A computed fold for a 502-nucleotide part of an RNA from an uncultured bacterium, annotated as small-subunit ribosomal RNA, 5' domain.
[in-house]
Context: one part of a larger RNA
RNA sequence: GACGAACGCUGGCGGCGUGCUUCACACAUGCAAGUCGAACGGAAAGGCACCUUCGGGUGUACUCGAGUGGCGAACGGGUGAGUAACACGUGAGUAAUCUGCCUUUAGCUUUGGGAUAAGCCUCGGAAACGGGGUCUAAUACUGGAUAUGACUGCUGCUCGCAUGAGUGGUGGUGGAAAGUUUUUCGGCUAAAGAUGAGCUCGCGGUCUAUCAGCUUGUUGGUGGGGUAAUGGCUCACCAAGGCUUUGACGGGUAGCCGGCCUGAGAGGGCGACCGGCCACACUGGGACUGAGAUACGGCCCAGACUCCUACGGGAGGCAGCAGUGGGGAAUAUUGCGCAAUGGGCGAAAGCCUGACGCAGCGACGCCGCGUGAGGGGUGACGGCCUUCGGGUUGUAAACCUCUUUCGGUAGGGACGAAGCGCAAGUGACGGUACCUGCAGAAGAAGCGCCGGCUAACUACGUGCCAGCAGCCGCGGUAAGACGUAGGGCGCAAGCGUUGUCC
Numbered sequence: 001g002a003c004g005a006a007c008g009c010u011g012g013c014g015g016c017g018u019g020c021u022u023c024a025c026a027c028a029u030g031c032a033a034g035u036c037g038a039a040c041g042g043a044a045a046g047g048c049a050c051c052u053u054c055g056g057g058u059g060u061a062c063u064c065g066a067g068u069g070g071c072g073a074a075c076g077g078g079u080g081a082g083u084a085a086c087a088c089g090u091g092a093g094u095a096a097u098c099u100g101c102c103u104u105u106a107g108c109u110u111u112g113g114g115a116u117a118a119g120c121c122u123c124g125g126a127a128a129c130g131g132g133g134u135c136u137a138a139u140a141c142u143g144g145a146u147a148u149g150a151c152u153g154c155u156g157c158u159c160g161c162a163u164g165a166g167u168g169g170u171g172g173u174g175g176a177a178a179g180u181u182u183u184u185c186g187g188c189u190a191a192a193g194a195u196g197a198g199c200u201c202g203c204g205g206u207c208u209a210u211c212a213g214c215u216u217g218u219u220g221g222u223g224g225g226g227u228a229a230u231g232g233c234u235c236a237c238c239a240a241g242g243c244u245u246u247g248a249c250g251g252g253u254a255g256c257c258g259g260c261c262u263g264a265g266a267g268g269g270c271g272a273c274c275g276g277c278c279a280c281a282c283u284g285g286g287a288c289u290g291a292g293a294u295a296c297g298g299c300c301c302a303g304a305c306u307c308c309u310a311c312g313g314g315a316g317g318c319a320g321c322a323g324u325g326g327g328g329a330a331u332a333u334u335g336c337g338c339a340a341u342g343g344g345c346g347a348a349a350g351c352c353u354g355a356c357g358c359a360g361c362g363a364c365g366c367c368g369c370g371u372g373a374g375g376g377g378u379g380a381c382g383g384c385c386u387u388c389g390g391g392u393u394g395u396a397a398a399c400c401u402c403u404u405u406c407g408g409u410a411g412g413g414a415c416g417a418a419g420c421g422c423a424a425g426u427g428a429c430g431g432u433a434c435c436u437g438c439a440g441a442a443g444a445a446g447c448g449c450c451g452g453c454u455a456a457c458u459a460c461g462u463g464c465c466a467g468c469a470g471c472c473g474c475g476g477u478a479a480g481a482c483g484u485a486g487g488g489c490g491c492a493a494g495c496g497u498u499g500u501c502c
Stems, first nucleotide, its partner, number of pairs: 001501003005498005012369006018362002020327001025325003029322003034071003039068002042064002046062001047060005078280003088204007097197002102193008110144004119134006150173010179185001206252003213243003218240008255277004259270004282303005305316004333359001335358003341355001342353004372402004382393004406443001408438005416429001419426002446491005451472003457486005467474002
């Protein structure tokens, strides 16, 4: 000097930041991912219209529960357990790859079929939920037609960094589509772009030799399999290799980086907040769906734990936002709003969004402001000291003249709104910031230290006691070092102490 700090004493206001560093301990409760009726059959509730025996019924589709279907749910948010690794950083490669939505270009959007959920009937179950029968739709599923393209066999040309790349010919295999509406919006195929992702390689960054040898899918080859894709990725066979004192293997520790702190620098320490990447989601394992996951708020199995139960069986996962218990020296509200920015869905209106924007709490940090200003000598009273003359507190107070920041109060009162909507209208923050008026010095100072280092001294008490202390050291009767008082010094809404780093 610094801090995500803590503790002690003290504490006026504001702005901007920041706040479980410990048990990746367990979690009550609420919320954190939905949306689309312009895909579909429909109508549980509400609206509207009609009828009514006032119980209700019928229609409509304004609207819409549940259901089929589409897109999203792989983003966003959290945490740092694991990981010494192509995890990260940086620089390359991919002639070894994929890419939903978006953009551009070209072409197409044809013809059939059978189901099923919801519904209705019924059965089982305490529940979670499940079985049977019957009926129905689609942008759900599916057969055929067409399609330069795809895969594959043979073959020609051009090019290249080996394997190859590009572009032709020919044979075979096999592959698309959707409606709704007023337009619009869509669907399919192919090529390209953009974005995102996978894989490979060079180099770089921890401690330990009281770890010296390690390795059998191990190292390489051939051939199958697998993947979007290379590859022992996997398998069969063959060979016997591969790594290592330039530290293999083992053990300890640890997410990595941009950066942050310190330092003249070189360096050292750290990786909170913010940003990029990675890993994880009660513990372990597994795949499914999908453009994308081996998926925090999905599924299956096992385990530990918790809860419900009619004992047959079921349900759950806060390292999301709040909040609770526990642990701890220690870390906040079960708040407001989608107004803005961004995201998902939708043609749109809009809906959802604990992302986000705000507010609340904490002197936790940084910054700013205030606690008054000018005058005022009989140097008042009181306190303390005294050589008893006086000195000092001290222009300090009183007193006089002013001012009114902040706080208080009254009135006015935003920007942020671009947009969306036919229009009316639409701001959580917030009656906030800010402006104006009013009253009155009025409501606002402490903490540490004073032997030397180190700025600042006297008196009394105590008497190696009580105590102080970072180091040196003080205290045993005149203590500037202990305690108190007066005075002083330093910083100041803070000041000290402790811890850690340079």
The coordinates come from a structure-prediction model, not an experiment, and the mean pLDDT is 83.